Transfer RNA from Amorphochlora amoebiformis, 72 nucleotides, folded computationally. The coordinates come from a structure-prediction model, not an experiment, and the mean pLDDT is 82. NCBI's taxonomy places the organism under Eukaryota, Sar, Rhizaria, Chlorarachniophyceae, Amorphochlora.
[in-house]
RNA sequence: GGUCCUAUAGUGUAGUGGUUAGCACCCAAGGUUUUGAUCCUUGUGACCGGAGUUCGAAUCUCCGUAGGACCU
Numbered sequence: 001g002g003u004c005c006u007a008u009a010g011u012g013u014a015g016u017g018g019u020u021a022g023c024a025c026c027c028a029a030g031g032u033u034u035u036g037a038u039c040c041u042u043g044u045g046a047c048c049g050g051a052g053u054u055c056g057a058a059u060c061u062c063c064g065u066a067g068g069a070c071c072u
Base pairs, nucleotide, nucleotide: 001071002070003069004068005067006066007065010025011024012023013022018055027043028042029041030040031039048064049063050062051061052060
């Protein structure tokens, strides 16, 4: 230098153009418990950045950023 892949809550992970963006762990509150742990209920919190296509983009296209694999 070239080709390809990946990027979604603090962490991991779903989501084939119309979903209130889901689940688990974590965290917070409440219940239970003498206290703690466990268990139950509830809640907070996310689409890497920019542009484009479209009535509508996490999803498609382009350019970047970061990480990775291979070739040279």

Its Rfam family is "tRNA". Rfam links the family to the GO term triplet codon-amino acid adaptor activity. Rfam classes the family as a transfer RNA. Rfam's curators write: Transfer RNA (tRNA) molecules are approximately 80 nucleotides in length.